[in-house]
This is a predicted structure of a 470-nucleotide part of an RNA (small-subunit ribosomal RNA, 3' major domain) from an uncultured bacterium. The full RNA is in RNAcentral, with records from Greengenes. Its mean pLDDT, the model's own confidence on a scale to 100, is 84.
Context: one part of a larger RNA
RNA sequence: UGACGGGGGCCCGCACAAGCGGUGGAGUAUGUGGUUUAAUUGGAAGCAACGUGAAGAACCUUACCAGUGCUUGACAUCCUGGCGACCGGCCUAGAGAUAGGCUCUCCCUUCGGGGCGCCGGUGACAGGUGGUGCAUGGUUGUUGUCAGCUCGUGUCGUGAGAUGUUGGGUUAAGUCCCGCACCGAGCGCAACCCUUAUUGUUAGUUGCUACGCAAGAGCACUCUAGCGAGACUGCCGUUGACAAAACGGAGGAAGGUGGGGACGACGUCAAAUCAUCAUGCCCCUUAUGUCCUGGGCUACACACGUACUACAAUGGUGGUAAACAGAGGGAGGCAAAACCGGGAGGUGGAGCAAAUCCCUAAAAGCUAUCCCAGUUCGGAUUGCAGUCUGCAACCCGCCUGCAUGAAGUUGGAAUCGCUAGUAAUUGCGGAUCAGCAUGCCAGGGUGAAUGCGUUCCCGGGCCUUGCACA
Numbered sequence: 001u002g003a004c005g006g007g008g009g010c011c012c013g014c015a016c017a018a019g020c021g022g023u024g025g026a027g028u029a030u031g032u033g034g035u036u037u038a039a040u041u042g043g044a045a046g047c048a049a050c051g052u053g054a055a056g057a058a059c060c061u062u063a064c065c066a067g068u069g070c071u072u073g074a075c076a077u078c079c080u081g082g083c084g085a086c087c088g089g090c091c092u093a094g095a096g097a098u099a100g101g102c103u104c105u106c107c108c109u110u111c112g113g114g115g116c117g118c119c120g121g122u123g124a125c126a127g128g129u130g131g132u133g134c135a136u137g138g139u140u141g142u143u144g145u146c147a148g149c150u151c152g153u154g155u156c157g158u159g160a161g162a163u164g165u166u167g168g169g170u171u172a173a174g175u176c177c178c179g180c181a182c183c184g185a186g187c188g189c190a191a192c193c194c195u196u197a198u199u200g201u202u203a204g205u206u207g208c209u210a211c212g213c214a215a216g217a218g219c220a221c222u223c224u225a226g227c228g229a230g231a232c233u234g235c236c237g238u239u240g241a242c243a244a245a246a247c248g249g250a251g252g253a254a255g256g257u258g259g260g261g262a263c264g265a266c267g268u269c270a271a272a273u274c275a276u277c278a279u280g281c282c283c284c285u286u287a288u289g290u291c292c293u294g295g296g297c298u299a300c301a302c303a304c305g306u307a308c309u310a311c312a313a314u315g316g317u318g319g320u321a322a323a324c325a326g327a328g329g330g331a332g333g334c335a336a337a338a339c340c341g342g343g344a345g346g347u348g349g350a351g352c353a354a355a356u357c358c359c360u361a362a363a364a365g366c367u368a369u370c371c372c373a374g375u376u377c378g379g380a381u382u383g384c385a386g387u388c389u390g391c392a393a394c395c396c397g398c399c400u401g402c403a404u405g406a407a408g409u410u411g412g413a414a415u416c417g418c419u420a421g422u423a424a425u426u427g428c429g430g431a432u433c434a435g436c437a438u439g440c441c442a443g444g445g446u447g448a449a450u451g452c453g454u455u456c457c458c459g460g461g462c463c464u465u466g467c468a469c470a
Base pairs, nucleotide, nucleotide: 001470002469004466005465007464008463009462010461011460012459013458015454016453019418020417021416022415023414026309027308028307029306030305031304032303033302034300035299043052064295065294066293067292069290070289073125077124078123079121080120081119082118083117084116088103089102090101091100092099093098106115107114108113127284128283130282131281132280136278137277138273139272140271141269143267148187149186150185151184152183154163155162156161167178168177169176193261194260195259196258198229199228200227201226202225203224204223207219208218209217232255235249236248237247238246239245311411315370316369317368318367319366320365328359329358330357333352334351338347339346340345377408382403383402384401385400386399388397424446425445426444429441430440
């Protein structure tokens, strides 16, 4: 000087407290451990691994296993020989890779040749999702959006170092004010950026208006998207040290960083990643490379994490008023009307490269019924019959109909999230994607309770003290 203390002081955070809803019990989905297996590819491991990389494993993916093959190779450059093609189509053998046959078939030219493509040969080489993240770059997590981390000059100290950065106030903040052997500066904080809340102006179609509908008309309103305005403790009062600031008030759509986002200092964890990529060294080179078929990653006495659905009456089921959104997507696409089917869906194909066309919001309301039961709760599991995608749904897809109708009556110890348009609850959309979400991302509807306070638990910041640590 740091680190540490079941030392002290001050302060903060959904840290506790006050509340609301969960997890832990059940079933299922999904990830992990373990076990099993020919293989169940591999990474991630307290917080900060475990619906994580994976925004989507039937084949492919795929890295794993079994088997059939190839060896200058699936891919690149160079040398050399041959062909005029290559590609595509058909047939045969084979599980396919592959092998054989038939068909089709180049360009320029100074006629010397050149270009291009394929097949063969030769060796230089290719190739490796093989190892090492404790050799690395790049990227990322975390502490933590915590308020800190430093430097120059000066001064003090033999020196390590100190001062500044401490002190008195204040702030979300090393934010600002005052004081002070310091005076300044840098990276952080804040602001500048995006979005949302109000408004002016410009513009007016595909939007909006009057209407039962259309034509036609208009741009006041809604809205769209450019440029502006607006909020600064600016004004008033009180407190304060005549300061910074705090508290109350006015005006205002909004009040004290208005709400949200992006933005992450010096460093820490030899944190993560050699499997995005790049890369040193080591290793393999008729195999640890590469092609293909089939299997596996989906196994299942069990254990854990994260979710979904429930256990019901604030509910289930049926009907009704076609009740009321926002955001987004659409051409190998979204698909209306109409028709067929009880349904998944099929036929159909208007319209739309979309403010024009397509994509039904649900919970809520009204009404009828159920009458507290393992039930008209709950929907697992299983049987049968189907639909769709796709060469192909057996291993191993989603969905539909009929039948079946399991556990579950609110969950021990323990533990998690959340302070407002939040929690809770309820539909919708997107990426990935042929098909396949209870996951992820995003958007709206309905819409609470509580916060006395900082004694305690956890984590953090500043000062100080002790020190068996460096």